[in-house]
RNA sequence: CAAGCGGGCCGGAUGGCCGCGCCCGAUAAGGGUGAGGAAAGUCCGAGCUCCACAGGGCAGGGUGCUGGGUAACGCCCAGGCGGGGUAACCCGACGGAAAGUGCCACAGAGAAGAGACCGCCAGCGGGCGGGGCCUUUGGCACCGCAGCGGGCAAGGGUGAAACGGUGGGGUAAGAGCCCACCGCGCUUCCCGGCGACGGGGGCGGCACGGUAAACCCCACCCGGAGCAAGGCCUAAUAGGAGCGGAGAGGUGGCCCGCCUCGUGACCACGCUCGGGUUGGCUGCACGAGGUAUCGGGUAACCGGUAUCCCAGAUAAAUGGCCAUCCGUUCGGUUUAACCCCCGAAUGACAGAACUCGGCUUACAGGCCCGCUUGCCUU
RNA sequence: UGCCCCCUCGUCCAACGGCAAGACACAUGACUCUGGAUCAUGGUAUCGGGGUUCGAAUCCCUGGGGGGCAACCA
Numbered sequence: 001c002a003a004g005c006g007g008g009c010c011g012g013a014u015g016g017c018c019g020c021g022c023c024c025g026a027u028a029a030g031g032g033u034g035a036g037g038a039a040a041g042u043c044c045g046a047g048c049u050c051c052a053c054a055g056g057g058c059a060g061g062g063u064g065c066u067g068g069g070u071a072a073c074g075c076c077c078a079g080g081c082g083g084g085g086u087a088a089c090c091c092g093a094c095g096g097a098a099a100g101u102g103c104c105a106c107a108g109a110g111a112a113g114a115g116a117c118c119g120c121c122a123g124c125g126g127g128c129g130g131g132g133c134c135u136u137u138g139g140c141a142c143c144g145c146a147g148c149g150g151g152c153a154a155g156g157g158u159g160a161a162a163c164g165g166u167g168g169g170g171u172a173a174g175a176g177c178c179c180a181c182c183g184c185g186c187u188u189c190c191c192g193g194c195g196a197c198g199g200g201g202g203c204g205g206c207a208c209g210g211u212a213a214a215c216c217c218c219a220c221c222c223g224g225a226g227c228a229a230g231g232c233c234u235a236a237u238a239g240g241a242g243c244g245g246a247g248a249g250g251u252g253g254c255c256c257g258c259c260u261c262g263u264g265a266c267c268a269c270g271c272u273c274g275g276g277u278u279g280g281c282u283g284c285a286c287g288a289g290g291u292a293u294c295g296g297g298u299a300a301c302c303g304g305u306a307u308c309c310c311a312g313a314u315a316a317a318u319g320g321c322c323a324u325c326c327g328u329u330c331g332g333u334u335u336a337a338c339c340c341c342c343g344a345a346u347g348a349c350a351g352a353a354c355u356c357g358g359c360u361u362a363c364a365g366g367c368c369c370g371c372u373u374g375c376c377u378u
Numbered sequence: 379u380g381c382c383c384c385c386u387c388g389u390c391c392a393a394c395g396g397c398a399a400g401a402c403a404c405a406u407g408a409c410u411c412u413g414g415a416u417c418a419u420g421g422u423a424u425c426g427g428g429g430u431u432c433g434a435a436u437c438c439c440u441g442g443g444g445g446g447c448a449a450c451c452a
Stems, first nucleotide, its partner, number of pairs: 001374010012325007020034005036349001040360002043358005048226004055256004060222005065079005080094001081092004095217002100215002102211003117156002119152003123148002127145004132140003164182006183206001184204004189200004230282004240273005247261005275451003289308008326347007379448007388402003396432001404420005425441005
């Protein structure tokens, strides 16, 4: 210098004028404060609130290498294993296919204790053809083709996948048939590690194809609803009608069991229709809170100290204009080409609605830090 | 604001994980003087992206779009 990898951050700045929501103030003057890294999607996890909650069984949902962090998580950190990359580094729904069931289309001989289409190999029989020899209407062996019943699974071929791979020995031809190495499996063996796992030893010629984002098995976790939750005040009416009804409701979906209310009816309660209102306060802004610093930890994170208070609307405020500067683009001028100068346009994605922790998705442009590889120079 | 459901030709709808079927509509041709009807033939689709699998409309993840429900009082 070029190419690349990882991480962090900003995402217009300053001033003036006008305007909007909320708070303080006395209802004034005046002052304070006012969107985000994603406020978004609503995909996970919680707080909070109500319904409830003795317990048991069966369903249902979720997660899935190990260790840690956390209020919790499907998130984060560190590590292991597998895959990709020269590397920095990146990716992984990563328990079980040796409990069972299902599926594996087409092609192919054969798709799960499989199989023989082409092919390879001896044998039988003497069918056809060929030339040769002899003792020539015949006989003998040889070669090729075809046939028969066998052996084989190396090679070809099919497929996403074909029942270990390479090399050697062996054989009629072959084959873990035998051997070496690699791979695989087993192991109450040894070493390291908390562990996932890694390294080594011994045993076994090799059994055990794939699929669990198919059913399933194993381990662990899980009540339902949601701020339109819920509480208080207030206005209005037909405080009405129909159906179900001795049972009804709840207890996570079902069952057992349990709890609450009610019982001889114009009930309670549930559903449907009809009627009324389109109000206020609260929940609701101090919180798993921010910033700085110190300590522990590889890290995620945790702890101490100091300091700060930082939107709260309800059809919904957080905006507009001007000036200067910054970035980008376009045009002009000029130039070898830029720079400079002048003018114009533009400043991404988006936008709080009970609150947090994550994930995911969207995002013009720009800044900073660390690392890898290649080339050049010294 | 919260919760739930659904996306397949132009429209309405089918499809045990194995060549996306059908109806209407559309186009072309035949019949007709012309049109309609009829007959024949044909084109046209799984919302986007990624993953699992030999193979995805179907299973999983993630975006997009559409639809529905929920106020309070007696």

Notes:
Predicted 3D model of RNase P RNA and transfer RNA as a complex of 452 nucleotides. The coordinates come from a structure-prediction model, not an experiment, and the mean pLDDT is 79. It holds a member of the Rfam family "Bacterial RNase P class A". It is annotated as a ribozyme.